[in-house]
RNA sequence: AGGGUUUGAUCAUGGCUCAGAACGAACGCUGGCGGCACGCUUCAUACAUGCAAGUCGAGCGGUAAGGCCUCUUCGGAGGUACACGAGCGGCGAACGGGUGAGUAACAGGUGGAUAAUCUGCUUUUUGGUGGGGGAUAACGGCUGGAAACGGCUGCUAAUACCCCAUGAGGUUGCAGAGCCUAUGGGCUUUGCAAAGAAAGGGGCCCUUAAUGCCUCGCCGGAAGAUGAGUCCGCCUCCCAUUAGCUUGUUGGUAGGGUAACGGCCCCCCAAGGCAUCGAUGGGUAGCCGAGCUGAGAGGUUGAUCGGCCACACUGGAACUGAGAUACGGUCCAGACACCUACGGGUGGCAGCAGUAGGGAAUAUUGCGCAAUGGGCGAAAGCUUGACGCAGCCAUGCCGCGUGAGUGAAGAAGGCCUUCGGGUUGUAAAGCUCUUUUCUGAGGGAAGAACAGCUGAUAGAGGAAAUGCUGUCAGUUUGACGGUACCUCAGGAAUAAGGGACGGCUAACUCCGUGCCAGCAGCCGCGGUAAUACGGAGGUCCCAAGCGUUGUUCGGAUUUACUGGGCGUAAAGGGAGCGCAGGCGGAUUGAUAAGUCUAAAGUGGAAGCCCGAGGCUCAACCUCGGAAAGCCUUUGGAUACUGUCAGUCUUGAGUAUGUGAAGGGAAUGCGGAAUUCAGGGUGUAGCGGUGAAAUGCUUAGAUAUCCUGAGGAACACCAAUGGCGAAAGCAGCAUUCUGGCACACUACUGACGCUGAGGCUCGAAAGCGUGGGGAGCGAACGGGAUUAGAUACCCCGGUAGUCCACGCCGUAAACGUUGUAUACUAGGUGUAGGAGGUAUCGACCCCUUCUGUGCCGUAGCUAACGCAUUAAGUAUACCGCCUGGGGAGUACGCACGCAAGUGUGAAACUCAAAGGAAUUGACGGGGGCCCGCACAAUCGGUGGAGCAUGUGGUUUAAUUCGAGGCAACGCGAAGAACCUUACCCAGGCUUGACAUCCCGGGACCGCCAUGGAAACAUGGUUUUCUCUUCGGAGACCCGGUGACAGGUGUUGCAUGGCUGUCGUCAGCUCGUGUCGUGAGAUGUUGGGUUAAGUCCCGCAACGAGCGCAACCCCUAUCCUUAGUUACCAGCGGUUCGGCCGGGGACUCUAAGGAGACUGCCUGUGACAAGCAGGAGGAAGGUGGGGACGACGUCAAGUCAUCACGGCCCUUAUGUCUGGGGCUACACACGUGCUACAAUGGCCGGUACAGAGGGUCGCCAACUCGCGAGAGUGAGCCAAUCCCAAAAAGCCGGUCUCAGUUCGGAUUGGAGUCUGCAACUCGACUCCAUGAAGUCGGAAUCGCUAGUAAUCGCGUGUCAGCCACAACGCGGUGAAUACGUUCCCGGGCCUUGUACACACCGCCCGUCACGUCAUGAAAGCCGGUUCAGCCCGAAGUGUGUGAGCUAACUUCGGAGGCAGCACCCUAAGGUUGGGCUGGUGAUUGGGAUUAAGUCGUAACAAGGUAGCC
Repeated sequence: AGGGUUUGAUCAUGGCUCAGAACGAACGCUGGCGGCACGCUUCAUACAUGCAAGUCGAGCGGUAAGGCCUCUUCGGAGGUACACGAGCGGCGAACGGGUGAGUAACAGGUGGAUAAUCUGCUUUUUGGUGGGGGAUAACGGCUGGAAACGGCUGCUAAUACCCCAUGAGGUUGCAGAGCCUAUGGGCUUUGCAAAGAAAGGGGCCCUUAAUGCCUCGCCGGAAGAUGAGUCCGCCUCCCAUUAGCUUGUUGGUAGGGUAACGGCCCCCCAAGGCAUCGAUGGGUAGCCGAGCUGAGAGGUUGAUCGGCCACACUGGAACUGAGAUACGGUCCAGACACCUACGGGUGGCAGCAGUAGGGAAUAUUGCGCAAUGGGCGAAAGCUUGACGCAGCCAUGCCGCGUGAGUGAAGAAGGCCUUCGGGUUGUAAAGCUCUUUUCUGAGGGAAGAACAGCUGAUAGAGGAAAUGCUGUCAGUUUGACGGUACCUCAGGAAUAAGGGACGGCUAACUCCGUGCCAGCAGCCGCGGUAAUACGGAGGUCCCAAGCGUUGUUCGGAUUUACUGGGCGUAAAGGGAGCGCAGGCGGAUUGAUAAGUCUAAAGUGGAAGCCCGAGGCUCAACCUCGGAAAGCCUUUGGAUACUGUCAGUCUUGAGUAUGUGAAGGGAAUGCGGAAUUCAGGGUGUAGCGGUGAAAUGCUUAGAUAUCCUGAGGAACACCAAUGGCGAAAGCAGCAUUCUGGCACACUACUGACGCUGAGGCUCGAAAGCGUGGGGAGCGAACGGGAUUAGAUACCCCGGUAGUCCACGCCGUAAACGUUGUAUACUAGGUGUAGGAGGUAUCGACCCCUUCUGUGCCGUAGCUAACGCAUUAAGUAUACCGCCUGGGGAGUACGCACGCAAGUGUGAAACUCAAAGGAAUUGACGGGGGCCCGCACAAUCGGUGGAGCAUGUGGUUUAAUUCGAGGCAACGCGAAGAACCUUACCCAGGCUUGACAUCCCGGGACCGCCAUGGAAACAUGGUUUUCUCUUCGGAGACCCGGUGACAGGUGUUGCAUGGCUGUCGUCAGCUCGUGUCGUGAGAUGUUGGGUUAAGUCCCGCAACGAGCGCAACCCCUAUCCUUAGUUACCAGCGGUUCGGCCGGGGACUCUAAGGAGACUGCCUGUGACAAGCAGGAGGAAGGUGGGGACGACGUCAAGUCAUCACGGCCCUUAUGUCUGGGGCUACACACGUGCUACAAUGGCCGGUACAGAGGGUCGCCAACUCGCGAGAGUGAGCCAAUCCCAAAAAGCCGGUCUCAGUUCGGAUUGGAGUCUGCAACUCGACUCCAUGAAGUCGGAAUCGCUAGUAAUCGCGUGUCAGCCACAACGCGGUGAAUACGUUCCCGGGCCUUGUACACACCGCCCGUCACGUCAUGAAAGCCGGUUCAGCCCGAAGUGUGUGAGCUAACUUCGGAGGCAGCACCCUAAGGUUGGGCUGGUGAUUGGGAUUAAGUCGUAACAAGGUAGCC
């Protein structure tokens, strides 16, 4: 510090998610030790049991128990005060300890105020402590009750209670004085008056006692300290779908009350007070020091420790007291629980342990007061679940260990393997060593110092002594615990796991599984080769822990103060005016609020940070320092802001003059056109469409002329123009009215900008009332179209559109760009004005202001783009945004007549949604161009029969593959057996085939039997080659196991090969340049070409693979050569190039030449090229072939071959016989033959090329009608043979018909091949003579030696189902205007929501399942408000004729009971508000591989889309 994830890729936006740290945690697996910490976050749920607050005999009366002493009848009695139960009394119990329910508040934090207060114990100081009195508990007696607990009566004490006295001082009242002051008051002081205190205990000297002394107490006063109360400034969560709240409410006078101010309470008076700077209401929550996180700013938390507050079963209340409205007190009400004799009582663990319940989850019913601290006491001491310790828990932090060294045969085993090895791995074993830890034994701290007591001693004071204040010595005290620590002995001995290994993210292989099982934080893995599931081996990370889950912060600049945005990604309000608010020109002075500075106070301790120190280190602890936003006080500064006062003119405004304009409102007028009405002319159609029809029309339409009526809108001018705030505004004229621009001067003097709420305006549609209604025209009717057509098109047509008045208040109300001001290059239009120059003239030209456009620099921007009219640079103010969907929906509220508008969520769901640009692909987008693509021509297919392939069906099997073009006469260039892979049957199992090992032997062959054969059994026969003679090799038989074998599977694991786009002209690279980038440029553009072919231009310059050329055949010529080919001339001849001969010609086969737009003319841009021409055998790549760029189709092939994985192994291998691949209702493809006269048949006759041939081609001859047979010459081929070419030509015949066309089918007879023609061959002859008379929709080929037509050959092959395939030649056309259309392709451009790329994407209803949610007749809760009723306890007030010890002047005073009233908890009742749950039914929403219907959107998406 970033990473992953939207895309084919890119940039930016934006969400989701990960890596980090942390925790009072929990869960899973595992677990050696120690130190230090922590430990019910949930039910403020209920609690058994024990303990948690006592103490004082030096306050009192006393003596229940114990000790001691005395006595004793041994039962007990008495004494003592060593001691003390219960009681009276004092102090404490208001601390300490727990919890966080309530509380949004002066509760808390911080800083102040108290001149508005109190304060027990404590400290200092001062003054006192006199005299009396009456009760009461304990105790005794009687008595009630189950108990709890009482009642009556009798006795008694006090530091309990009461009265009197005194009272410096204090308090109160009255009357003054001084000082200070914040003007409220405070402080000091004088005089008079009134009321008002107390308690004693112990000790010392001493005989006792005491008024003496000491000490502890008590009372009054003053001061301090401590603690507490109250008030105030600032800070302190969310919701405005909570906007108004308030009647003791706000203030005042008087009074009451309180420790104290105060409506705290009350009589009266006034009508105030709070609130958008968020009152009131609702929700949530104890607050803080601090903890966690973060670079920080912040965010989050409020466990442990510390401060404050609140609470103590729930609610209310007071009493006591210095202090409580009291956790372990009281009273009342309620709920709950317990006891009960049913009458009545008792209780409160949110103290420490512990129990139940709840929960994912949180410990011992421990030890001790030794230490620290608290209470009481004079003290000893007692008490203390505070506290100190121990126990449990890996809950966290920190530390240690589980051994160290050596050790290669790189052991065994495991795993992998390319079978060579690699890895685990110096790891282990082995050898040497150590002992932290462990076990045993021994030793053994610190924490303890006080106080007290004893002894000694010093000091102050005192008459002296106790005593007081110090010092020294002694004595005594340890829960933890025989713990920490130390020493010795023993022995590697007692001690390693968890997670991960696709990317993020460190770490890889094998096996199993087969979209199953499963994983997953995000992206995503799994459908037979899974580094992603499960296991294993290995590796990586951390380690007594490791992972998971949850939560917080971080990353997230993803709420942006630091530190974001709003043209198109989410986001500028539809526009203006304007209150509050925010901000505000120049200058002078004052002030000092903001601001700055200095000092002081405060900012508790702990924590964090820094530096030291102590535990062996660390965690931890101790000490010191630093820091600490803020707050308070005082002094100072005055630039800026504020405030006050003064001045100024540039912002703003006013006046004057001039000017332009569809600015607004009202009234009037006008012409063109449509429609309608009347009349005339006129006759059969009009209208409408892609084409039609509905419609109108002989009752006279349409057309045309005249006249009239009525409504609406204003052609041309007209514009990128003008005006207005926006919406918007257009014929002409008049009236009224608003704003604006410019120019010259004058005036006011900051009067300004923005603007939450608010107010006004606000298109269209819509609504209300009343008019109006020509045209147009939702709805609606009809006609078409269509599969349908509730649409698009057509014919009609109502609201509406128009006017007046009133509503509505929204639009893609858009420049998708808030308003205002300033600044920052230009160029060029246009509208309005002014000036200059010049002129007859505003004709041109120049300058300037205002508006409105275009282009463009800097700059900005994700890019597109914006660019003085900013989206640049800045300032001020307002509005708005924070992932997509749900949803602008629901609920609530406001407005509205309604429609609806404004405001505006959540649950749930997804990992994206969206922007700009890029490359492709696509378009029923555009442009250019090409191709037998169309068109034109010729001939076919589709109809018939047959052949052949395929589908389907059938079958034991009909083996398998190929499937639009690019499968279907394809693999197959030859299925009767074989082939053969299929089926049936019969055999074999190291195998039909290969290698290795062992034994034997030559093998082969022949014969017989069985059998369908394979094979089995038996017989017979025989000895290969080499040799160093040992043996070796080849071959055969038998055996053993390694292995063979598989046309089994996967072409979606592959290689190779092939098809296709396509012989289309394309596909790329290097460097440079441009762009943030994907990418672009080059390769685009202008021409041209068959061509990215070439030329020119150009931020490109070059290059590569393709094109072309180089190669082969062919067309012409030449040279060389001349047999088997040839024969012009010469000779011979059997008349056949036959022979001699020739080398001319043809030809053969080697090498050359030739063609290059080379030449001319024109054209073109002086180019490339094109057109024409000449020459030439050939002319513009001459014709044909081979040759196939980058790539596409997971195209085809595992059955040519090869090969990974998987599968079979007496079978999925192999051998054999037979069958099948040849089936046959049918469908399709490709062909052949035909339908005839351009023909059939008969006879005669002519001319090729290219091939093949020894297991072969076969002449000639003979036989056969023929297929063929017999015999047999020649030829290993330019020699011989196949071999006859056919169409053609000549002659004859047939005469338009199912024929002398056509030949299928069938019968018979044969030939040939072959072990074998039944299934299932070809051919021949005789006979038979089917369909078919040119073929529907549709569709194919071909542009010249081509189509068409004619035959010939070859491969495969014994033969052949060949009409196929591959070649060869013969004869030999027609047509192309042209590129509108169909198909395919290339280039450029455009749109895109496509990228699996249009066979794309995608919308809505309906149907099924699931989920959350709204509404709903209602039903059930919670909470809260208001009215009324009732009203406990209790304070207060009143009364108090009843009762009454202390005092009394004897009358009473005082007190108490009782009663009444006010307030009031709980309760009741009525009616509301808010909120939660549930609810038949219902609404939409989301989601769910392969449901239904359509096709709305994305391309002009086929009617542009959208609001």
RNAcentral holds the sequence, with entries from ENA. The RNA shown here (small-subunit ribosomal RNA) has 1507 nucleotides and comes from an uncultured prokaryote. The coordinates come from a structure-prediction model, not an experiment, and the mean pLDDT is 84.